The prediction has a mean pLDDT of 87. Predicted 3D model of a 252-nucleotide part of an RNA (large-subunit ribosomal RNA, domain VI) from a bacterium.

Context: one part of a larger RNA
RNA sequence: CGUAGAAAUGUGAGAAGACUCUUCCCUAGUACGAGAGGACCGGGAAGAACGAACCUCUCGUCGACGAGUUGUCCCACCAGGGGCAUUGCUCGGUAGCGACGUUCGGCAAGGAUAAACGCUGAAAGCAUAUAAGCGUGAAACCUCCUUCAAGAUUACAUUUCAGUAAGCUCCCCAAGAGAUUAUUGGGUUGAUAGGCUCUACGUGGAAGCUCCGUAAGGAGUGAAGCGGAGGAGUACUAAUAGAGCGUGAGUA
Numbered sequence: 001c002g003u004a005g006a007a008a009u010g011u012g013a014g015a016a017g018a019c020u021c022u023u024c025c026c027u028a029g030u031a032c033g034a035g036a037g038g039a040c041c042g043g044g045a046a047g048a049a050c051g052a053a054c055c056u057c058u059c060g061u062c063g064a065c066g067a068g069u070u071g072u073c074c075c076a077c078c079a080g081g082g083g084c085a086u087u088g089c090u091c092g093g094u095a096g097c098g099a100c101g102u103u104c105g106g107c108a109a110g111g112a113u114a115a116a117c118g119c120u121g122a123a124a125g126c127a128u129a130u131a132a133g134c135g136u137g138a139a140a141c142c143u144c145c146u147u148c149a150a151g152a153u154u155a156c157a158u159u160u161c162a163g164u165a166a167g168c169u170c171c172c173c174a175a176g177a178g179a180u181u182a183u184u185g186g187g188u189u190g191a192u193a194g195g196c197u198c199u200a201c202g203u204g205g206a207a208g209c210u211c212c213g214u215a216a217g218g219a220g221u222g223a224a225g226c227g228g229a230g231g232a233g234u235a236c237u238a239a240u241a242g243a244g245c246g247u248g249a250g251u252a
Base pairs, nucleotide, nucleotide: 001151005161006160007159008158009157010156014148015147016146017145020048021047022046023045024044025043026042032037050105051104052103053102054101058099059098060097061096065092066091067090068089069088070085071084072083073082074081075080109143110142111141116136117135118134119133167245168244169243170242171187172186173185174184175183192238193237194236195234196233197232198231199230201227202226203225208221209220210219211218212217
């Protein structure tokens, strides 16, 4: 830009993906075989690699979380803090992200076939699976399964709405989204984000004060204090105010 205004829901021409393999057990030490050995068919169970999704568990990471600690500078000093030193170093660690973790997948079935095996059967009184005709038959093919899909210009269908309307955009707050865009959730008739409160969870016992000890230090107050992303509540803050697009056509 088109699909002759929109919104929602569909159809599926077509395309892509997947399709895997192994071992063990039963049937059965049966059929077969002198023995050694050892099945078809059928049933069941474990796994490997691969793939998808997810974060309950396990294990990583988690430089805006908590704690310990060294040197030095600063906050006048003590105490308590801050800066720098690879995040100074170290110990843990939520959300998120991930695999080494968890769950799930390949099934089954149908059609037409390959090699192969057949039925009926002439040419050619026989024979012959073939010449007419009819079957069986494989992880391959077409379906079935998953995903995309009407620029499928053959531009599809259904429902609802609409005549300055329906609807959409700009702008703003954001994240289940994200390079931008797009998408999605909101915009006061509001819980969209921040803040605050509560909570989960993390760290691990704050500061101050009191007591014990000459002191380093320890104990009590007290599972304390602190707090990134998780959950809930709450309009305190910010989503204010507003502007634009959208007309007419063909048929009746």